[in-house]
RNA sequence: AGAGUUUGAUCCUGGCUCAGAACGAACGCUGGCGGCAUGCCUAACACAUGCAAGUCGAACGAGACCUUCGGGUCUAGUGGCGCACGGGUGCGUAACGCGUGGGAAUCUACCCUUGGGUUCGGAAUAACAGUUAGAAAUGACUGCUAAUACCGGAUGAUGACGUAAGUCCAAAGAUUUAUCGCCCAAGGAUGAGCCCGCGUAAGAUUAGCUUGUUGGUGGGGUAAUGGCCUACCAAGGCGACGAUCUUUAGCUGGUCUGAGAGGAUGAUCAGCCACACUGGGACUGAGACACGGCCCAGGCUCCGCAUAGAGCCAGCAGUGAGGAAUCUUGGGCAAUGAGCGAAAGCUUGACCCAGCAAUACUAAAUAGGUGAUUAGAAGAUUUCGGUCGUAAAGCCUUUUCAUUAGGGAGGAAUAUGACAGUACCUAAAGAAGAAGCCCCGGCUAAUACUCGUGCCAGCAGCCGCGGUAAGACGAGGGGGGCAAGCGUUAUUCGGAUUGAUUAUGCGUAUAGGGUUCGUAGACGGUUUUUUGAGUGUUAGAAGUAAAAUAAUAAAGCUCAACUUUAUUUCUGCUUCUUUAACAUUUUAACUUUGAGUUAGAUAGAGGAUAGUAGAAUUUUAUAAGUAGGGGUGAAAUCCUAAGAGAUAUAAAAGAAUACCAACGGCAAAGGCAACUAUCUAGGUCUAUACUGACGUUGAGGAACUAAAGCAUGGGGAGCAAAGAGGAUUCGAGACCCUCGUAGUCCAUGCAGUAAACGCUGAGUGCUCGUAUUUAGAUUAAUUUUGGAUACUAAGCUAACGCUUUAAGCACUCCGCAUGAGAAGUACGGUCGCAAGGCUGGAACUCAAAAGAAUUGGCGGGGAUCCAUACAAGUGGUGGAACAUGUGGUUUAAUGCGAUAAUCCGCGCGAAACCUUACCAGUUCUUGACUGUUUUUUAAUAUUAUUUAACAAAAAACUCAGGUGUUGCAUGGCUGUCGUCAGUUCGUGUUGUGAGGUGUUUGGUUAAGUCCCUAUACGAACGCAACCCUUUUUUUUAGUUAAUUUUUAAUUUAUUCUAAAAUAACUGCCUAUUUAUUGUUUUUAGGAGGAAGGUAAGGAUGAUGUCAAGUCCUCAUGGCCCUUAUGAACUGGGCUACACACGUGUUACAAUGGCAAGCACAAUCAGAAGCAAUCUUGUAAAAGAAAGCAAAUCUAUAAAUCUUGUCGUAGUUCGAAUUGUGGACUGAAACUCGUCCACAUGAAGUUGGAAUCACUAGUAAUCGCAAAUCAUCACGUUGCGGUGAAUCUGUACCUGGGUCUUGUACACACCGCCCGUCACAUGCCGGAAGCAGGUUUUACUUUAAAACUUUAUUUGUAUUAUUUGAAAAUUAUUU
Repeated sequence: AGAGUUUGAUCCUGGCUCAGAACGAACGCUGGCGGCAUGCCUAACACAUGCAAGUCGAACGAGACCUUCGGGUCUAGUGGCGCACGGGUGCGUAACGCGUGGGAAUCUACCCUUGGGUUCGGAAUAACAGUUAGAAAUGACUGCUAAUACCGGAUGAUGACGUAAGUCCAAAGAUUUAUCGCCCAAGGAUGAGCCCGCGUAAGAUUAGCUUGUUGGUGGGGUAAUGGCCUACCAAGGCGACGAUCUUUAGCUGGUCUGAGAGGAUGAUCAGCCACACUGGGACUGAGACACGGCCCAGGCUCCGCAUAGAGCCAGCAGUGAGGAAUCUUGGGCAAUGAGCGAAAGCUUGACCCAGCAAUACUAAAUAGGUGAUUAGAAGAUUUCGGUCGUAAAGCCUUUUCAUUAGGGAGGAAUAUGACAGUACCUAAAGAAGAAGCCCCGGCUAAUACUCGUGCCAGCAGCCGCGGUAAGACGAGGGGGGCAAGCGUUAUUCGGAUUGAUUAUGCGUAUAGGGUUCGUAGACGGUUUUUUGAGUGUUAGAAGUAAAAUAAUAAAGCUCAACUUUAUUUCUGCUUCUUUAACAUUUUAACUUUGAGUUAGAUAGAGGAUAGUAGAAUUUUAUAAGUAGGGGUGAAAUCCUAAGAGAUAUAAAAGAAUACCAACGGCAAAGGCAACUAUCUAGGUCUAUACUGACGUUGAGGAACUAAAGCAUGGGGAGCAAAGAGGAUUCGAGACCCUCGUAGUCCAUGCAGUAAACGCUGAGUGCUCGUAUUUAGAUUAAUUUUGGAUACUAAGCUAACGCUUUAAGCACUCCGCAUGAGAAGUACGGUCGCAAGGCUGGAACUCAAAAGAAUUGGCGGGGAUCCAUACAAGUGGUGGAACAUGUGGUUUAAUGCGAUAAUCCGCGCGAAACCUUACCAGUUCUUGACUGUUUUUUAAUAUUAUUUAACAAAAAACUCAGGUGUUGCAUGGCUGUCGUCAGUUCGUGUUGUGAGGUGUUUGGUUAAGUCCCUAUACGAACGCAACCCUUUUUUUUAGUUAAUUUUUAAUUUAUUCUAAAAUAACUGCCUAUUUAUUGUUUUUAGGAGGAAGGUAAGGAUGAUGUCAAGUCCUCAUGGCCCUUAUGAACUGGGCUACACACGUGUUACAAUGGCAAGCACAAUCAGAAGCAAUCUUGUAAAAGAAAGCAAAUCUAUAAAUCUUGUCGUAGUUCGAAUUGUGGACUGAAACUCGUCCACAUGAAGUUGGAAUCACUAGUAAUCGCAAAUCAUCACGUUGCGGUGAAUCUGUACCUGGGUCUUGUACACACCGCCCGUCACAUGCCGGAAGCAGGUUUUACUUUAAAACUUUAUUUGUAUUAUUUGAAAAUUAUUU
């Protein structure tokens, strides 16, 4: 410090996710030891049991016990002090509760200091005794008694009250000779109460709240101020700087994180607050409205004789429950502290210790050295001593920790040690007792190793893995990381500048309000003066900011964690002072440049009202006139013989204003267009004068606001939602047509929204230029001011683009945005007559959703070019029969593959056996096949034997074998786009980048062929050419060829054969076209020539596409079978047959069939062969047989041509089918071959929709040959014979190339994608009904307590100067 993820790729916006740190944690696997800290975050849920607050006999009486009789010990009770501390919890509380800093009207037991006092009396009462009630708790009555318990009198310095005189208030003793107490008063200390400034969560879908409420006067009350309470008076007080209401929450020092600013948090420790089963209340007291006190009500539990009573762990342990989850019913008061006491001392679950838990942090271990002889064995691996690996074993050494034994501190000031025989020290034995967890596709360090699994099982933080070769699942080996831990999960901060003070944005990504005016607020020109109240700025001082924590430096535990000391920090608040060329504010003035006013000109569809005009449309009337009109892509509905439409004249009505007109003008926006008049707002220019900052923006608020819409009343020509009909269409709720109502128009109101857009808030200043236009001014001038428009520099921008009319550089103010969807929806509020507007969420789902630009593909987008693509022609297919292939069906099997174009007379260029892979049956198991070695035998050659080569059999070794599977693991080969003209690279250049340029523009070509232009210059693979065949000529050579009278002879020649040469390249000329120029280009013609525009044909197939085809040609990885999925034999099948499709053959006839006669080829093949010729047979063929391993021998070419016949018929067409008899091949012809003869003689008379091929020696037509081959050709591949028609056009169909444009596609239009429905599930909302909890408001009832006291009744206490009367005095009132 960043990274992954949107795309085919790119940049940007933007979310999601990861790497870090932390934790009172939990879970999984594992676990040896020490130190130190921490340990119910959930049910403030319920609690068994024990303990957690007592003490004082030196306050008091009494009782019991002991006694050395001196006294002592123990205790229930009276009394004093304490129990308001300590300990726990976080329910409540949004508050003066807390934090921080101040303040005045207060109290304070024990403690300290000071002053003074401590006198005289009195009456009770518990305990106790007796009687008695009750189950118990607990009482009742009678009697006795003490005090530092209670009461009265006296005194009273200081004190309180009062102007003063004066009035008022106290006490307690104990034991003993010295103290401890007690009372009054003042001061201090400590603690507590009260008030104030500032800070302290969220919600405005909570905007108004308040009647003791705000203030005053009198009174009351309190320790004390105060509406704290009350009577009267006034009507205030709080609130957009967020009152009131609702929800949530103890606050803080701190803790975690972060570079910081911040964000989150409030366990342990410390300060404050609140609470003690829930709610209320007071009492006592210095202090409480009281955790281990009281009263009442409620809840729950327990006891009970059912009248009644007891209790309340949020103290320490512990139990149950809840929960993912949190410990011992331990020891001790030795230390530190607390209470009481004169003290000894007692008490103390505070506290100090121990126990449990890897819960966190921290320390040191689990050995160290050496050790490879052939690196041996096992594991893993196809193999390799390559790897695990010096690792191990072996040998040597050590003993930290743990274990055992011995010694043994300090914590303790005189005594006293729970911890604990602990820390620590010494000794002993022995490597002995001590390693796991997660990960290895990217992010992210670490496997391109093996096996298993097969979208299953599973993984996953995000992206994503898994469908038979998984680097991602589960294992093994190997490796990486951390380590007594390691991973996972939850949560927080970080990264996230992803809420932006530091530090974001708003033209198109989320985001400028529809516009203007204007209130509060914010900001504000120049020069002086004044103020120091309030706010900042500079510097300093003082107080405070508790301790702990943090940082730094030390110290103590062997180190560390931990602990201690010192210093710093705590950036805050308060008070005081200060700074100067200060700013702002305040006071009073000045100035003119901001703003405004005045004068003179001036442009304009600016607004409102009234009037006027002409063209058009429709309707009506009349005339004249006759058959259609209207409408459309084409039609129909419609109008019309009751006279339309067209034409003429006249009248009426309503609405809108052609041309001018413009990129033009005006207006705040919406918007505004005939002409005239009246009223009226704003702007611009020029010039002088005037006012003197009067300004900008603007939350709320107000006004205006297109169209549609609503209300009332008018109006209604045309147009026209809804509606009707006609068409279109699968349908047509639409587009088109004919009608047509609201509405559109006017008046008055409402409504308040639009892609209300420049998708660009308003204002001010600054920042190169060019051109046009509009309104002025000045004019010598492209001089200047205000608007409108086009381009462009700097700059900005993600890019597109913007650019003095900014989206540039700055300032001021307002509005708005923060992933996509759900959704501008729901609920609530508010406005509206309504329609609806404004405000405005969440659950849930996803990892994206967006913007701009790039390359492709695509488009029933555009431009352009081409092709038998169409058009123009010729002949077919589709109908028939047969042949052949496929599908389907059938079958024991009908083997397998191909199966859109690019399968279907395809693999197969030959299925009777074989082929053959299929089926049935039978047989074999180192095998049918290769190689090596050994042995034996037979024949042959040579032989005397050896020996050589070949064949067969047997044995051994390695294992063979598979047409089994995967063409989606592959090689090779092939098809297709396509013989289409394309596909790329280097350097340069350009762009943030993907990419572009080159390869584009203009011409041209069959062609990215060539030329020109041009930030390109060159190059490569393709094109073309080079190769083969055909065609000319020449030379050479020539028999098997040629000539001839067919014996023989001749041949420098011709034909032919086969070798080498030759030739053609737009080279030449003319015209035309193109071009700025030009030695450019195109087209047409000519000459020459055998051939003329690539001369014709073939071979040749760029980068790539289709996971195209083939594992059954061959090769090959993985998987599978191994007495079988291998090998062999016999028979069958691949030839089946309702049917469907493809490719062909033969036909349907006279351009023909049949018969007879007569001509002319080329390629090619031949010895297990081609076979002349002769004989036999109607024929297929058979029997003899010459020649030929071939320019020598072997073949009747056919259509054609000549003559005859048939005469338009299912025929002398056509030949299927069937019967009988033969021939050939072959072991074999039934399934299942071919041919011949005779007989039979189906369908078919030119073929629906649709569709195929072909542009010249081509189509069509005619035969010949070959491969395969024992036999079998309507197929295939070649060969020649005869031999046309049409096209010098187009972009309509199909396909393709280039440029351009749109794009939400990129698996790329066979794309993407919207809505409904069905079923299931999650979440949200509603819901009859049922049940629980909580809160608010209203009403009702009411305990204790408090307050009040007129009357009546009753009770209790006291006998003290008590009661009554009188007098005097004081206070108050009048």